RNAcentral holds the full RNA, with entries from SILVA. A computed fold for a 350-nucleotide part of an RNA from a marine sediment metagenome, annotated as small-subunit ribosomal RNA, central domain. Its mean pLDDT, the model's own confidence on a scale to 100, is 90. Rfam family: Bacterial small subunit ribosomal RNA.

[in-house]
Context: one part of a larger RNA
RNA sequence: CUGGGCGUAAAGCGUGCGCAGGCGGCUUUUUAAGACAGGUGUGAAAUCCCCGGGCUUAACCUGGGAAUGGCGCUUGUGACUGGAAGGCUAGAGUGCGGCAGAGGGGGAUGGAAUUCCUGGUGUAGCAGUGAAAUGCGUAGAUAUCAGGAGGAACACCGAUGGCGAAGGCAGUCCCCUGGGUCGACACUGACGCUCAGGCACGAAAGCGUGGGGAGCAAACAGGAUUAGAUACCCUGGUAGUCCACGCCCUAAACGAUGUCAACUAGUUGUUGGGGAAGGAGACUUCUUUAGUAACGUAGCUAACGCGUGAAGUUGACCGCCUGGGGAGUACGGCCGCAAGGUUAAAACUC
Numbered sequence: 001c002u003g004g005g006c007g008u009a010a011a012g013c014g015u016g017c018g019c020a021g022g023c024g025g026c027u028u029u030u031u032a033a034g035a036c037a038g039g040u041g042u043g044a045a046a047u048c049c050c051c052g053g054g055c056u057u058a059a060c061c062u063g064g065g066a067a068u069g070g071c072g073c074u075u076g077u078g079a080c081u082g083g084a085a086g087g088c089u090a091g092a093g094u095g096c097g098g099c100a101g102a103g104g105g106g107g108a109u110g111g112a113a114u115u116c117c118u119g120g121u122g123u124a125g126c127a128g129u130g131a132a133a134u135g136c137g138u139a140g141a142u143a144u145c146a147g148g149a150g151g152a153a154c155a156c157c158g159a160u161g162g163c164g165a166a167g168g169c170a171g172u173c174c175c176c177u178g179g180g181u182c183g184a185c186a187c188u189g190a191c192g193c194u195c196a197g198g199c200a201c202g203a204a205a206g207c208g209u210g211g212g213g214a215g216c217a218a219a220c221a222g223g224a225u226u227a228g229a230u231a232c233c234c235u236g237g238u239a240g241u242c243c244a245c246g247c248c249c250u251a252a253a254c255g256a257u258g259u260c261a262a263c264u265a266g267u268u269g270u271u272g273g274g275g276a277a278g279g280a281g282a283c284u285u286c287u288u289u290a291g292u293a294a295c296g297u298a299g300c301u302a303a304c305g306c307g308u309g310a311a312g313u314u315g316a317c318c319g320c321c322u323g324g325g326g327a328g329u330a331c332g333g334c335c336g337c338a339a340g341g342u343u344a345a346a347a348c349u350c
Base pairs, nucleotide, nucleotide: 004321005320006319007304008303012318014201015200016199017198021194022193023192025088026087027086028085029084030083031082033081034080035077036076037075038074039073040072041071042070049065050064051063052062053061054060091191092188093187094186095185096183097182098181099180103177104176105175106174107173108172109171110154115149116148117147118146119145120144121143125136126135162169163168206247207246208245209244210243211242215241216240220236221235222234223233258317259316260315261314262313263312266295267294268293269292270291271290272289273288274287275286276285277284278283299306300305323350324349325348332343333342334341335340
């Protein structure tokens, strides 16, 4: 390489959009590039292979045949792929009418709690731990009442729930805005799927500039513990955590499971729509559809397990793997303010 694989053994890009490329629904006519069939030319000789011949044999020489991945010309076929022209509606989309939702951005606003400040009451402790101590407190703390300041997060509802491509998203109200789903009809008429490069988004931490800073808290300081204790525990505490703008681009970015489509037993729960039956109503039952869970048949799997939301049976396209260490490292390139990221070896060794 071929082959075989990618939930957990090595292996699904963190996620989406998407140019090129690959692949592509039903049907009519046509074409003949691919394809298939017939004919024909060429594929030098030698060599190799087969059947013979000649040297006493062999090596060697020699006649004939076969073989020669193939390439070209020509005639035909029209199922299939491709091209052209036309039609269709089952894929895809648009319109119309509903519905649910922590989907995104901006603004406003609310209460509880922590901390701090001011004043009142009040007096000797408070805090903390396994036990203590550091710490706070007679300059009046803790406790309690009233008032004020400020920042951050939103108890209950709350869920095995919902939304989003993923990251992720939660007090309440307003404005702007994306997507989904259901229903009956109308319309467009294959407009589709996937996607190397590319572009966009991307938790936390970190970086730059300017704000903000209540609580928490790397670093740091002190107190304990201990043989030691650069820790675990305690008292403090700065970056940071918050906001605006600009970077960084990583993660056990996980369902460790790429996207799309088709097909293949059921049962139970739950969320959002639609329909039908029953009921005075609350609602109940049946059914359909889109999610989200638990179990389970066939089948699959090394097993664990998966099982119409597949890891079953298939197709299209992309990504990735190929013994362990060295190493996701070195060098070089690209990106970054930096931290670093990305692409990515070899020697050597087992």